[in-house]
Molecule: small-subunit ribosomal RNA
Organism: uncultured bacterium
């Protein structure tokens, strides 16, 4: 885009179309094929005439009767354009339906019939004379329930039958001319034989014969026409011939005989599916799909078979038979066939009215009028499709209300509505009103009072559906919370969902809109147009060669292919173009071109093909040479292993990472000599050689294949490729017979290990070897089919030839074999004259991954197995190359207290502290490897406090607003209570215009307050960590299809991406460094509270005067920069050494933390979205808890002692803090401390004695004069309060502990270690934390290793990035599938039995109108019977297909489970392929092969000056 559609929601009108795709399932009812009286007889009806009846009205009357002749009825005749049954004619073979069957001359297209037929119609020619016998109807008898008959008798014809006439018809005979396409045909003449007719009423209409036409049909042929080769052989009337039969007609169409053919890889046969075409849909086209409506052909008519009639049928609304089904029945028998139009049931997702009319078009019959016509024309139903129209138009901002959102300002719905002014399509009403009707008139309309026209009315009656994450136009809110759900693909949903549901808004289409289904497109994704095969799927393991395909040079010829022209055909409709008609369009009509095709004729001859004649450049042969692990057979040789014998000799050997099993005192290993036997051939040896590939390696001989070079004698295209086919084909394996030294699957033992069916070791059997036969596969690889030609070079190497030179060598040529490289190609990697380049020819192969090279079937094989080779189901990927990272039990370089070298520790003890766990009413919460654990917490007795128990409050402990009341609030007292709280008492406002206002409290209402409740995975901010590691990026340029690369890599160097040099890069940014603080030296300035050299005073204290030198304080400067010298280096950067200097190469320390990583930490510092709570998860109070204690861990303190403890004496700091404070001094106390109190908001006073140290005494190696836990008693301090649960003092008590397992931490110099001092927090409470100074080491060879990090490189199946990925068994669930004893069903074929109807044939007897015959009888016909064929049915064996089947095999999927760890890195034993074997499983091992193996080394080759 399309549809005969269906479903969901919705639905105003009209026009034109379309409407059982399923059950070719079954059908009630009605209709769908009749007509002709101008073919016929009879009958009926009506009229007329006649005849014989009949006798009415009426008239006359002598009343006796007479006349009159109607109605009626009978018979005959006749008429009617009257009605039907029957005979007869024509039509029921058309029209209408359906698509079951059919893979076929069925259809399409083009031819042929010299092998045919043709009613009605047309033209032409001719004819129609005279007879005959029947039979329906009808009548009678009779059977049957019916359907339907039977017999007898009568009758007509355009029904039937002879005879006559008769040709140019037909048949046979003989014959002439012409022609063709083989049989043959046409025409003419000859005699012979055979065959016609119908009437009626005059014409018209009919009949017969013949010839021709038109239209229709039959048969034959070329070409085309779906899938399966896991269908490869089929065929006996089969193929052909002869003869006959049959037909309208050729023909095995049928029969008899003869022959053995015919079809098939160019796909026979079989199976499946299917009506075919014009056309329709799609597509740029080529194609692909479809075969509804309309049109052409075919087939079918309940299923199967059969013939009859006829011009035509093997017949939809005919016949016969068989079968199934339905109906009627009196049970004896009968009837039926909607796949005609309506309609019903059923099936189904699904498809309409038991309508009107023959008015038109067409058909049948008829002279015609006319009759019939569910063909057809119309109407009805259905948005089923296409087309058209409408649901209003213009104005209208207070941008209304309402809704939704909101940053609360507003925005949006939205000119939308309301409102005003108009219009009238559709609609409603009324009036008018067709065309369609034809040929001169008249008549004739189902549709239909329809279309259309006019008038009037009134915005009145008329909008929905889908979507809004991307693709794809269109976004917000709420609800939900991996639920409910969505989904075409990707995917969305786990508490802020533009993806679910709803709402508002928006987008799209619109009387429709979506969904589902199907087809084409996009899809170059089966590639003819128009693809590929080194690594993505894909080159056959290799050759020889058949069919086939393709094929060198030059002539001649032919004209099959090819090209050109012409002719015929290619139906109409459709499609396209131009016009026209319905108001337009859809729709319809006219014209044009086209229909790419097929056939015939004519022409052309370049190319291809055929024929023919030549040629030598392809190919082959000959001759002359040299090279070679080419093949086969026989023989020979030496080295080595093993074994045997003998000698020497003694205790081990062997083996490994280390061991053990094993061998050995019965003498091994080692060594010497001799012997046996089998297998393999060191060095030479080489990206060297040979071979088609597999493959081939000692030497000699014999036989033998191929290639190469040279020559140019010979042949003359003999060539290339190659489906099937044939042959060869590593290793393993199989069979038989040998052989067996070594090696070695299986197996055994020893190790390793969690296990170890492995890797390692010791043994060891098949096998490996030979002969013969099989197997036929490999990573059979260059992952690259064969052949030919062309397209820059350079450099090796093997085998030949030539030229120059003549040792060396240079140049050149052919054939091999390597590397590098241009153009070109390639997705890239790469290939590149040995192509993966440019072309040609032929073969093989591929079409997403898995299932699966599996199943089934077939072929081969002794087997193992090989070859061929699916589907169901399942996934949205699988894969290639390259890139950036990350990782590696890969490599290289470098750094770090990383190791090493050292020092001191931790881990053992006691205690402190934190954590886990446990406990508890609660033991509040957080932090969790490094990077949680003396962490938040710079300090839990109450408070803190978040936890628990109990008791209270509910606008609240805290904020704002409103109303009422009071005048206070605050403060003090009393009572109750555990307290919160409650009650009572005392005291107690300001301003004022006098109205009130402010302020405070109490009470009340509702908005709200409150939350240490949740979410750190919604966040801000802050912080940790890698890491103070040296990195992380950008602009422009360049390279690459691109991701990206380059820069940033390389050579040096550095602490450093620090710097230098080089370089397709040149620059720049954040980091590094520096700038900042501090410390180390010094100068200047300043001189109190600090200092005191010199001077003076002195209570001897810088205390005082004074000084400004020094120390110090704190400001400003200087100084250090590889600056100087020498060595190294590249003359660089830099480095090593030195000088000077307080300091030397960053002087020491600090602050400073790039891009980023860890969903790292924190909602409990704070802030904050959302959620939750609101007489409670808020708030107040008392008490308790955070301090528990079988245990485990982290971090510390104190020790274990003599480098020490203890006692006495004595010396030297720095940095800080202080008013609710530090607190001197004095007094008291053993002490903690108390009392009193000066000074100091501090360079002034205080804390404040520094300690280790030094001097002297004592202790003497012990659980001690070490150590101090624990406990008792008595005190002190803080504080409302030390019971749970503080610190300190004194006395007493005196535990563990004697240097700490595995393991582990810190530190490179003023560092470790050790010693004390201060501060924050704080009422009180440090062994913690943050600072300060004192004393003050040892070691560093060095980078192999451990850890972490940086750079380069390599491999990768990782990218959540190795804490990765991932394989197989097992267990469970589900799904599809294979096998299976069987079972059931189906279609088809074959054999046999039975054999209806019917055609054909035969037929004794039987029956028989026409003709012949005087008759008898005959000809002919019929029934019956028999025979061949023959449907359905029965039966047998086998094959095939489908369904099902206990059990069983593997496969797929699944949130996740069990066992291992096979693969990806050298994946920790490199992996993989083939084969064999073993094992829970991945898998292991043997043999051969491959690189699609990392790393290191060597050889060769190449590149580079």
């Nucleotide at each position: 885009g399309a549809c005969g559609a269906a479903c969901g929601c919705u639905g105003g009108c009209g026009g034109c179309g379309u409407g059982c795709u399923u059950a070719a399932c079954a059908c009630a009812u009605g209709c769908a094929a009749g007509u002709c009286g101008a073919a016929c007889g009879a009958a009926g009806c009506a009229g007329c005439u006649u005849a014989a009846c009949g006798g009415a009205a009426c008239u006359c009357u002598u009343c006796g009767g007479a006349g009159g002749g109607a109605a009626g009825a009978u018979a005959a005749g006749u008429u009617g354009a009257c009605u039907g049954a029957g005979u007869g004619g024509c039509g029921g073979a058309c029209g209408g339906g359906u698509g079951a069957g059919u893979a076929a001359c069925g259809c399409g297209u083009g031819a042929g019939c010299a092998a045919c037929c043709u009613g009605c119609c047309c033209a032409u020619a001719a004819g129609a004379g005279g007879g005959g016998g029947a039979u329906a109807a009808c009548a009678g008898u009779u059977g049957g329930a019916a359907a339907c008959g039977a017999c007898u008798g009568c009758u007509a014809a355009u029904a039937c039958c002879g005879c006559a006439u008769a040709a140019g018809a037909c048949c046979a005979c003989a014959u002439u001319a012409c022609c063709g396409c083989a049989u043959g045909g046409u025409a003419g003449a000859g005699g012979g034989g055979u065959c016609a007719a119908a009437g009626a009423a005059a014409u018209u209409c009919g009949c017969u014969u013949a010839u021709g036409g038109a239209g229709g049909g039959g048969c034959u042929c070329g070409c085309g026409u779906c899938c399966c080769a896991u269908u490869a052989g089929g065929u006996a009337g089969u193929u052909g011939g002869u003869a006959g039969g049959g037909u309208a007609a050729a023909g095995g169409c049928c029969u008899a005989c003869c022959a053995a053919g015919c079809c098939g890889a160019c796909g026979a046969u079989g199976g499946g599916u299917a009506g075919c075409c014009g056309a329709c849909c799609u597509g740029a086209g080529a194609g692909g799909g479809u075969g509804a409506u309309c049109g052409g052909c075919c087939a079918c008519a309940c299923u199967g078979g059969a013939a009859c009639u006829g011009a035509g049928a093997c017949a939809c609304g005919g016949u016969c038979c068989a079968g199934a089904c339905u109906c009627c029945u009196a049970c004896g028998g009968g009837a039926g066939g909607c796949a005609g139009c309506a309609g019903u049931g059923g099936g189904g997702a699904a498809u309409a009215u038991u309508g009107g009319g023959c008015a038109a078009u067409g058909g049948g019959c008829g002279c015609a009028a006319g009759c019939c016509u569910g063909a057809c024309c119309c109407a009805g139903c259905a948005a089923c499709g296409c087309c058209g129209c409408g649901u209003g138009a213009g104005g209208g901002a207070a941008g209304a209300a309402g809704g939704c959102c909101u940053u609360c300002g507003g925005g949006u719905u939205g000119u939308a509505a309301a409102c005003c002014u108009c219009u009238g399509u559709c609609c409603u009403a009324u009036g008018g009103g067709a065309a369609g009707a034809a040929g001169a008139a008249a008549g004739u309309g189902a549709c239909g009072g329809u279309a259309c026209c006019a008038u009037a009315g009134g915005a009145g009656g008329a909008a929905g559906c889908u979507c809004c994450g991307g693709c794809u136009a269109a976004c917000u809110a709420c609800g939900u919370g991996c639920c409910a759900g969505c989904a075409g693909c990707c995917g969305c949903g786990g508490u802020a969902a533009u993806a679910c549901g709803u709402a508002g808004g928006g987008a799209g289409c619109a009387a429709g809109c979506g969904u589902u289904g199907u087809c084409c497109g996009g899809a170059a994704u089966u590639a003819c147009u128009g693809g590929g095969c080194g690594u993505a799927a894909a080159g056959g393991g290799u050759g020889c060669g058949u069919a086939g395909g393709c094929g060198g040079u030059u002539g001649u010829u032919u004209a099959a292919g090819u090209c050109a022209g012409a002719u015929g055909u290619g139906a109409a409709a459709u499609a396209c173009c131009c016009g026209g008609g319905c108001u337009u369009a859809a729709c319809c009509c006219g014209g044009g071109g086209g229909c790419u095709g097929c056939a015939u004729c004519u022409g052309a001859u370049a190319c291809u093909g055929g024929a023919u004649a030549a040629c030598u450049a392809g190919a082959g042969u000959g001759c002359a040479g040299g090279a070679g692990a080419g093949g086969a057979a026989a023989g020979u040789g030496g080295a080595a292993u093993u074994c045997c014998u003998a000698g020497u000799g003694u205790a081990g050997c062997g083996g490994u990472g280390g061991a053990a099993u094993g061998c050995g005192u019965a003498g091994a290993u080692a060594u010497u000599a001799g012997g046996a036997g089998g297998a393999a051939c060191a060095c030479c040896a080489g990206u060297g050689g040979c071979g088609a590939a597999g493959g081939c390696g000692a030497c000699u001989u014999u036989c033998u294949g191929g290639a190469c070079u040279g020559u140019a004698a010979c042949u003359g295209a003999c060539g290339c490729u190659g489906a099937g086919g044939c042959a060869c084909g590593a290793a393993a394996g199989u069979a038989u017979g040998g052989g067996u030294a070594g090696c070695a699957a299986a197996c055994a033992g020893g190790a390793u290990u969690a296990g170890a069916u492995a890797c390692c070791c010791u043994g060891g059997u098949a096998g490996u070897c030979c002969a013969u036969a099989c197997u036929g596969u490999a990573a059979a690889c260059g992952a690259u089919g064969a052949a030919u030609a062309c397209u820059a070079g350079g450099u090796g190497u093997g085998g030949g030839g030539g030229a120059c030179a003549a040792u060396a060598g240079u140049c050149u040529u052919c054939c091999g074999u390597g590397c590098c490289g241009c153009a070109g190609c390639c997705a890239a990697c790469g290939c590149a004259a040995u192509a993966a380049g440019u072309a040609u020819u032929c073969c093989g192969c591929c079409u997403g991954g898995g299932g699966a090279g599996u199943a089934c079937g077939g072929u081969c094989g002794c087997a193992a197995g090989a070859c061929u080779g699916a589907a169901a189901c399942u996934c949205a990927a699988a894969g290639g190359a390259a890139u950036u990272g990350a990782c590696g039990g890969g490599g290289g370089c470098c750094c770090g207290c990383a190791c090493a070298a050292g020092c001191a520790g931790c881990g053992g003890a006691g205690c402190a502290u934190g954590u886990g766990g446990u406990u508890u009413a609660a033991u509040u919460c957080g932090a969790a490897g490094c990077a949680a654990c003396g962490c938040g917490a710079a300090g839990a007795a109450c408070c803190u406090u978040a936890c628990c128990a109990a008791g209270g409050c509910u606008u609240g402990a805290c904020a704002u607003c409103c109303c009422g009341g009071u005048g206070a609030c605050c403060g003090g007292c009393a009572u109750a209570g555990a307290g919160a709280u409650a009650u009572g008492c005392c005291u107690u406002c300001u301003c004022u215009u006098c109205g009130g206002a402010g302020c405070a409290c109490c009470g009340g209402u509702g908005a709200c307050a409150g939350g240490u409740g949740g979410u750190g995975c919604a966040u801000g901010g802050u912080u940790g960590u890698c890491g103070u590691c040296a990195g992380c990026u950008c602009g422009u340029g360049u390279c690459g299809u691109g991701a990206g690369a380059u820069g940033u890599u390389g050579g040096g160097u550095u602490a450093a991406g620090u710097c230098c040099c080089g370089c397709a890069a040149c620059g720049a940014g954040c980091g590094c460094a520096a700038c900042c603080c501090u410390u180390g030296u010094u100068a200047c300035u300043a001189g109190u509270u600090g200092c005191c050299a010199g001077c003076a005073u002195u209570u001897c204290g810088g205390a005082u005067g004074g000084g400004a030198a020094c120390u110090c304080u704190a400001g400003u400067g200087a100084g250090a920069c590889u600056g100087c010298c020498g060595g190294g280096g590249a003359u660089a950067a830099c480095u090593c050494g030195g000088a000077g200097g307080a300091a030397g190469g960053u002087g020491g320390g600090g602050a400073u933390g790039a891009c980023g990583u860890c969903a790292a930490a924190u909602c409990a510092u704070c802030a904050u979205g959302c959620c939750c709570u609101u007489u409670a998860u808020g708030u107040c109070u008392u008490g308790g808890g955070c301090u528990a204690c079988a245990c485990a861990c982290g971090u510390g303190c104190u020790a274990c002692a003599a480098u020490g403890g203890u006692c006495g004496g004595u010396a030297c700091a720095a940095a800080g803090a202080g008013c609710g404070g530090c607190g001197a001094g004095c007094u008291c106390g053993u002490a903690a401390g108390a009392g009193u109190a000066a000074g100091c908001g501090a360079a002034u006073c205080u804390c404040a004695u520094a300690a280790a140290g030094c001097c002297g005494g004592u202790c003497u190696c012990a659980g001690u004069u070490c150590a101090g836990a624990u406990u008792g008693u008595g005190g002190g301090c803080u504080g409302c309060a030390a019971c749970c649960c503080g610190c300190c003092c004194a006395c007493a008590u005196g535990a563990a502990g004697u240097c700490g397992g595995a393991g582990u931490u810190g530190c490179u110099a003023g560092u470790a270690a050790u010693c004390g001092c201060g501060g924050a927090u704080c009422a009180g409470c440090a062994u913690g934390c943050c600072g300060c100074g004192g004393u003050g080491a040892a070691u560093g060879c060095g980078u192999u290793c451990c850890c972490g990090g940086g750079c380069c490189u390599u491999g990768u199946a990782c990218a959540c990035a190795c804490c990765g990925c991932c394989c197989g068994u097992c267990a469970c669930a589900c799904c599809a599938u294979g096998g299976a004893a069987g079972u059931u069903g189906g279609g088809g074929g074959c054999g046999c039995c039975c054999g209806a109807a019917g055609c054909c044939g035969a037929u004794g007897g039987c029956c028989u109108a026409a003709c012949c015959g005087c008759a008898a009888g005959g000809a002919g016909g019929g029934a019956g019977u028999c025979g061949u064929c023959g449907a359905a049915g029965g039966u047998g064996a086998a094959a095939c297909c489908a369904a099902u089947g206990a059990c069983u095999g593997g496969g797929g999927u699944g949130a996740a489970g069990u066992c291992g760890u096979a693969a990806c890195a050298a994946g920790g034993u490199a992996g993989c392929c083939g084969u064999a074997u073993c094992g829970g499983a991945a898998g292991g091992u043997g043999c051969g092969g491959c690189u699609g193996g990392a790393u290191c080394a060597c050889c060769u080759c190449c590149u580079u000056a």